[in-house]
This is a predicted structure of a 97-nucleotide RNA (TPP riboswitch aptamer (THI element)).
It was read from a public genome assembly, where an Rfam model found it.
Of the family's consensus pairs, 92% are formed in the model.
RNA sequence: UAAAUAUUGCAGGGGUGCCACCGGCUGAGAUCGCGCAAGCGAAACCCUUUCACCUGAUCCGGAUCAUACCGGCGUAGGGAGCGAUGAAAACGCCUUG
Numbered sequence: 001u002a003a004a005u006a007u008u009g010c011a012g013g014g015g016u017g018c019c020a021c022c023g024g025c026u027g028a029g030a031u032c033g034c035g036c037a038a039g040c041g042a043a044a045c046c047c048u049u050u051c052a053c054c055u056g057a058u059c060c061g062g063a064u065c066a067u068a069c070c071g072g073c074g075u076a077g078g079g080a081g082c083g084a085u086g087a088a089a090a091c092g093c094c095u096u097g
C1' cells in the first nucleotide's frame, strides 16, 4: 500500500416433500392461515457470488413402504447487496547487519 476471515445495519432471494396417515422418514427448514383449484400471505429456517435455491427432470444408478433418501448430472446453465467497523498473511520501499 492493499486487504482475507470476522462483526454489524438496512435491504433482498429461496424451498416447504414422501408414506403403513395412531403416526413415521430425511433435513437448517416439510409450520400456520386464506382459496374449489391454480396459487397467495405470514412465521421460523437457510442464503446474498466463500452462492441458498431453480432448470435439465415425468432424467440415470442405488436403497426404501415411499420420497432429490444417497449419488450422478455438476469445473453445466441460471440466480439475490450495498454500507460501516476492524484488520492477518502476501507484496513494495527505506535503514542496519
Base pairs, nucleotide, nucleotide: 006085007084008083009082010081011048012047013046014045017025018024019023031042032041033040034039053078054077055076059072060071061070062069